[in-house]
RNA sequence: UGCUCCCGUACAGGAGAGCGCGGUUUCCAGCGAUGUACGCUGGCGCCCGCCGCCGAAGGCGUAACUCCCGCAAUCGCUCAGGCACCCAGGACUGCGCGGGCGCA
Numbered sequence: 001u002g003c004u005c006c007c008g009u010a011c012a013g014g015a016g017a018g019c020g021c022g023g024u025u026u027c028c029a030g031c032g033a034u035g036u037a038c039g040c041u042g043g044c045g046c047c048c049g050c051c052g053c054c055g056a057a058g059g060c061g062u063a064a065c066u067c068c069c070g071c072a073a074u075c076g077c078u079c080a081g082g083c084a085c086c087c088a089g090g091a092c093u094g095c096g097c098g099g100g101c102g103c104a
Base pairs, nucleotide, nucleotide: 001104002103003102005100006099007098008097009096011094012093013092018051020050021049022048023047025045027043028042029041030040031039032038052083053082054081058079059077060076061075065070
């Protein structure tokens, strides 16, 4: 100096699944009322509960193999996470940078 691999990081790409139901509450709109109180309906948001679903953070399980310990996944589970759009997350891929072991 170059290369394989590993870790971190920047950028780009990146799927799936209910705009589900109910309740509380703030705000907004309308109506009733006329009493700046109260009630009803609808909407947004947050929170709680219930059911259904997804699988690509993580986690767990699993074959060959192995005396044993152990041991892979994009397979399975669905604890966690997630389920209109947006946001966020996102295995993996490309590419740049930094670092590490090894090789030439």
Molecule: Glycine riboswitch aptamer
Organism: Betaproteobacteria bacterium